[in-house]
c-di-GMP-I riboswitch aptamer from a Desulfobacterales bacterium, 85 nucleotides, folded computationally. The sequence was found by an Rfam model in a public genome assembly. NCBI's taxonomy places the organism under Bacteria, Pseudomonadati, Thermodesulfobacteriota, Desulfobacteria, Desulfobacterales.
RNA sequence: AAAAUAAGAGGGCAAACCCGUCGAAAAGCGGCGAUGCAAUACCAAUCGUCUAAAACCGAUUGGCCAUAACAGUCGGGUUGCCAAG
Numbered sequence: 001a002a003a004a005u006a007a008g009a010g011g012g013c014a015a016a017c018c019c020g021u022c023g024a025a026a027a028g029c030g031g032c033g034a035u036g037c038a039a040u041a042c043c044a045a046u047c048g049u050c051u052a053a054a055a056c057c058g059a060u061u062g063g064c065c066a067u068a069a070c071a072g073u074c075g076g077g078u079u080g081c082c083a084a085g
Base pairs, nucleotide, nucleotide: 012037013036018031019030020029021028035072041078042077043076048070049069056063057062
């Protein structure tokens, strides 16, 4: 490097749409359903993204701002399954 054989695994999670619920919204949760994912398991919030109720400014209808969110945005930490060497 090539060929053959054996064993194991042969399962897990659940995008969008739709329905319900909750919230100011973003989003979350539940159901349906599968886009995909070998960490698409858990964690905090490094970067990034998203919303703007209240507050502040302005004066018509706006502006600004996370303390609200996203872990299926990236990075990081922890943990886990199968096989070979």